Context: one part of a larger RNA
Molecule: large-subunit ribosomal RNA, domain IV
Organism: Gastrodia elata f. glauca
RNA sequence: CUCUCUCUAAGGAACUCGGCAAAAUAGCCUCAUAACUUCGAGAUAAGGGGUGCCUCUUAAAUAGAAGAGGUCGCAGUGGCCAGGCCCGGACGACUGUUUACCAAAACCAUAGGUCUCCGCAAAGUCGUAAAGACCAUGUAUGGGGGCUGACGCCUGCCCAGUGCCGAAAGGUUAAAGAAGUUAGUGGUCUUGAUUUACAACAGGGUAGCUAGCAACCUAAGCCCCGGUGAACGGCGGCCGUAACUAUAACGGUCAUAAGGUAGUGAAAUUCCUUAUCGGAUAAGUUCCGACCCGCACGAAUGGCGUAACAAUAUGGGCGCUGUCUCAGAGAGGGACUCA
Repeated sequence: CUCUCUCUAAGGAACUCGGCAAAAUAGCCUCAUAACUUCGAGAUAAGGGGUGCCUCUUAAAUAGAAGAGGUCGCAGUGGCCAGGCCCGGACGACUGUUUACCAAAACCAUAGGUCUCCGCAAAGUCGUAAAGACCAUGUAUGGGGGCUGACGCCUGCCCAGUGCCGAAAGGUUAAAGAAGUUAGUGGUCUUGAUUUACAACAGGGUAGCUAGCAACCUAAGCCCCGGUGAACGGCGGCCGUAACUAUAACGGUCAUAAGGUAGUGAAAUUCCUUAUCGGAUAAGUUCCGACCCGCACGAAUGGCGUAACAAUAUGGGCGCUGUCUCAGAGAGGGACUCA
């Protein structure tokens, strides 16, 4: 010097990003216990007092308890063991779950809510468009999927776009079919010249066959029409106006599918910004309460509250302390020296 511990005058968070770490609290009995609340809780709330040993009594066997008296120490849960507490606001209701090996959380899940699909050979899923299997030896008070996330109060406007559902009048539309048509080929047939004749050669061409085109016929789909937001999503601008000023209940105009309702708001969202005002401090970029000028909140991608809960994040206070002022002493293990 380092590690693990023990103690420390006075002060007591002045340390620090932050009380990190340490200290403190602690068992049992008893008294007492607030706001708020979903009446269950909150609660071991908080905050007090007691605690050893001996004798006697209640009292009757053990154990345990209560009462009275006595007695020792600084100290009686005398060691070990063994909650620190309180007050705000944020988020998530809660118990639970998660990045095996840097993240435990406000993520995920959850009960509850709601939408949608499915009538059973169900929908959905795996599989080769299979067999087979799960769903399910279940049957709509059931099963699958999506979103939200206890509870309370609520959940506004827009169906123009996209999606989904419905309807089938019209338009468009595939393969297949097909009157017809084009080209090739083409037995029998026919023309020409040659040949005794056939064959062969050069043309034409019916049926048929082959390959195209095609009027017409024709489904779903799409267009069209209607519905649907707890479907994907979206929810304006400019100008003027009141008897100081300021502001604008009001008016005008453009534009849209409709122009953000309730609630909330410098917020886990506010750039400017340490906004402004108030509180807390001697002093507060954090915190709390307001205001609203919301760069860029907003209603199941839920809005706003909320008792209880939390190794969540955040502000304050009490207690407590070597965190610090500012260091010191001690014990043990290393380091170091020697062997």